[in-house]
Context: one part of a larger RNA
RNA sequence: GGUAUGUAGUGAAUGCCUUGGCACUAGCAGGCGAUGAAGGACGUGGUAAGCUGCGAUAAGCUCCGGACAGCCGCAAGCAGGCAUUGACCCGGAGAUUUCCGAAUGGGAUAACCUGUAACGAUUCAUCUCGUUACGUGACGCUCUGAAUUCAUAGGAGCGUCGACGCAAUACCGCCCGAAGUGAAACAUCUCAGUAAGGCGAGGAAAAGAAAGCGAAUGCGAUUCCGUCAGUAGUGGCGAACGAAAGCGGAACAGCCUAAACCGGAAGUUUACUUCCGGGGUUCGGGGCCCGAUGUGGUAGUUGAAGAGUUAGGUGAAGCGAAUGGAAAAUCGCUCCAAAGAGGGUGAGAGGCCCGUAACCGAAAACUUAACAACGCCUAGGGAUUCCCAGAGUAAUACGAUCCACGUGGCAUUUCGUAUGAAUAUGUGCCGACCACGGCAUAAGGCUAAAUACUCGCUAGUGACCGACAGUGAACAAGUACCGCGAGGGAAAGGUGAAAAGAACCGCCGUGAGCGGAGUGAAAUAGUACCUGAAACCACAUACCU
Repeated sequence: GGUAUGUAGUGAAUGCCUUGGCACUAGCAGGCGAUGAAGGACGUGGUAAGCUGCGAUAAGCUCCGGACAGCCGCAAGCAGGCAUUGACCCGGAGAUUUCCGAAUGGGAUAACCUGUAACGAUUCAUCUCGUUACGUGACGCUCUGAAUUCAUAGGAGCGUCGACGCAAUACCGCCCGAAGUGAAACAUCUCAGUAAGGCGAGGAAAAGAAAGCGAAUGCGAUUCCGUCAGUAGUGGCGAACGAAAGCGGAACAGCCUAAACCGGAAGUUUACUUCCGGGGUUCGGGGCCCGAUGUGGUAGUUGAAGAGUUAGGUGAAGCGAAUGGAAAAUCGCUCCAAAGAGGGUGAGAGGCCCGUAACCGAAAACUUAACAACGCCUAGGGAUUCCCAGAGUAAUACGAUCCACGUGGCAUUUCGUAUGAAUAUGUGCCGACCACGGCAUAAGGCUAAAUACUCGCUAGUGACCGACAGUGAACAAGUACCGCGAGGGAAAGGUGAAAAGAACCGCCGUGAGCGGAGUGAAAUAGUACCUGAAACCACAUACCU
C1' cells in the first nucleotide's frame, strides 16, 4: 500500500406514512362596485416578529337562533381575566369599517400634500379639531349669455342615470388578423378566419317564427346530438378542404309593430307635418254585409301553500381468556343491522369514540313556486276588387366577400362604386339562363327550453401522485432570493402511544460533545430524532506485498 470481515461515523437512497395536490361526477352559484369594489398600505394583542382575524368600537361590538362546560386563534410559557345571569364555539341579521385604490374638491413620486362653503366644538377672537358637500359625461329643468338685432354656441346651478376593477376575462357575439408549418422546394392553396390584439354582453351568449327547404303522398322557427358521409362536391383536381336535404333523438312557443281605416291634440297654414289612442300583421288585413257576447291563453306585476339552502337533533349492538408496553389481531361464547361508508383509539374494531341508515328540525335571511289576484292578449262567416302591406330598397354592371364551393357554366349571403324598379294581375327563390310548374312574402322588432364554460360552494368518486412525485407551493410559497424593470423563482414533511423531551452525578474550555443514572416496549427512537442502502472516512482483526 492492497484485499476481506467487523465495529463506529458520514450520507441520504429505499420501505412505510400523509396534513397537500391532480382528474372527474352530481347539484348550487355565475357576480362585486360611487351605500366606494377587487386588491393593498398602515395599524390592532398585557407580553407580539410572522401568519390568521379585525379596523381608532380594531384576534373584536349588538340582536336572534343553535349548542355546550369550558374558554381567552396558529401557539407554549408568564401575568391576568371570562363563563349555567350561558362564556368560548356554529349559523343568520345588523353596527363599526383609518388611508390608498374607478378614486371622484385640487394636486401627487399609491397608501401623501392641500383647498372652498356650511354647520358644530374650543377660544375674547384667530389658530386648531370634527361633520357634510364640492369630479367628468349623457339627459331633463331653471337662470344667464358672445361674434350679431332676434337667436344660437357657450357658461352657472339643481335633479336623474352611467363608469372601474376582479373572477375563468373559461364559455359567447362583433371588429381586426399573422407566422412557424403542410404542399417532402415554393408563389395560388394549407396552417386559419386559428393565435395574438380591440370592443361588448350574459348566466349563458348567439340564433329564431321562412321573400325557408328542394322535388315528395311533400316538410313547416331556432339551437344541440347521432346519422347521412369522408358521400355529393371543391382543389397548382397537388397537399388538402368538405357539405346539405332527409332520417333518428334532446327540447319545444310563439309574438309585437309600419301601413290602410277611425278618433283626438299641436304646429305651420288651408293643405300638410308631427304626436297620442283605437285598428291591424300572410289560414293576408282594412273598408262593406251577416253573426256571436263567450272561450281560451299569458313569457308581466303582486301575494303565496309547499320545497330547498345557510346552524343542528335523535341515532342500534360485547364480554371473557391467553400473548403483548399497549388488543382492535388470535381463541371462546354472544349481539345489532333501513346503520358491515369512513375516520380515530397504545397493532386488522359493525357492537370503545366520532360518525353511519332511517327519522326529525328554523327565530332570521336567501332561492324556488303549485296556486290566487290584478294586468295584458284572444273568436266566426260572406261578398267584392275600392284601399294597404317597410325605397336610394330590390335588381343590374363592375370590384370584393361569405357560402364545403379557389370565378368557375356559379346560383345564394353581405359590402363598396355607379345605375336604379314594381306594388299582390306585384315581388323574391327553386345552383348559369329560359319555359312550365311550384315555394315564400325582403328592405322594422322581440322571444324561454334543449347547448357551451367553471374562479367559487356543497356532497362524492378514482386500475391518479405519495415529498427529485403530485400544484411552483403538504413547511413563514408566489415566501426567501435574483433583476433598475417587465419578470424569474427555490430548497425545506416523519421522535414517541404519551414529552414521560433525560432530575441527579462525572469528564471538559465548565463550551461543544460524551459517560453514568433515570423515562420508555425501544434512546443505535434524544428534538442534527422512523427505516437508514451505496459512494466516502476512521479503528480493529486476518491475509498478501
Overview: Predicted 3D model of a 545-nucleotide part of an RNA (large-subunit ribosomal RNA, domain I) from Verrucomicrobia bacterium 12-59-8. Lineage of the source: Bacteria > Pseudomonadati > Verrucomicrobiota. The prediction has a mean pLDDT of 81.